[in-house]
Molecule: c-di-GMP-I-GGC riboswitch aptamer
Organism: Actinomycetota bacterium
RNA sequence: CCCGACAAGGGCAAACUCACCGUGAGGUGGGGACGCAAUGCCACGGAUCAAGCAACGGGCUUGACAGCCGGGCUACCGAAG
Numbered sequence: 001c002c003c004g005a006c007a008a009g010g011g012c013a014a015a016c017u018c019a020c021c022g023u024g025a026g027g028u029g030g031g032g033a034c035g036c037a038a039u040g041c042c043a044c045g046g047a048u049c050a051a052g053c054a055a056c057g058g059g060c061u062u063g064a065c066a067g068c069c070g071g072g073c074u075a076c077c078g079a080a081g
Stems, first nucleotide, its partner, number of pairs: 002081001003078002011036002016031006034067001040073003044070003048064006
């Protein structure tokens, strides 16, 4: 360094729900845990989703999503190999 243990100490938090924000996708905080060894960070490519424009090319624009797949950056621990 790869790798990831019925290891140790910890961490995050899906669905659902309450409050607030947003036209919306969705976001923030509380409750709650399905999961996660990058489920830490970045919208760069693709996918998906929303709003608007357009008019049959799912075309264009602006957004959302990092817990969909790639890519980039960074990082705790240390059994076996």